The RNA shown here (FMN riboswitch aptamer (RFN element)) has 147 nucleotides and comes from Devosia soli.
Model confidence (mean pLDDT): 76 of 100.
The RNAcentral record of the sequence draws on Rfam and Ribocentre.
RNA sequence: CGCUGUUCUCAGGGCGGGGUGAAACUCCCCACCGGCGGUAAGGCGGCAACGCCAAGCCCGCGAGCGCUUCCAGCUUGAGUUGGAAGGUCAGCAGAUCCGGUGUGAUUCCGGAGCCGACGGUUAUAGUCCGGAUGAAAGAGAAAGAGU
Repeated sequence: CGCUGUUCUCAGGGCGGGGUGAAACUCCCCACCGGCGGUAAGGCGGCAACGCCAAGCCCGCGAGCGCUUCCAGCUUGAGUUGGAAGGUCAGCAGAUCCGGUGUGAUUCCGGAGCCGACGGUUAUAGUCCGGAUGAAAGAGAAAGAGU
């Protein structure tokens, strides 16, 4: 310098007030929150080269459910229950517009909106409890082959 690889560490925030009610952190009114990588006309530092930070709703990724395959149990059977694997599929699966500036902005400035797995619950949950002391996008470090 550099890497297909090895090991280790780390890797998610949020219901506060009021109302109704037998009961709600679940409904209604007002609030609160925003994983990881990329992109960047803004910001910060620098004489400069350049560096760092900056999007929930632009592009992509991740966990969950589904799905598919396999195994086992049950069932006359269609099927059903449990377990394991896959991460191909992308179904649930997600959500942004308007005005301004400008050569250029769904990213800047202003305004108004919108979105949020599954199971549970005296009552419907992004915020409570649970799987989860889990998994993981990825971030960092160490040792090392090679050059």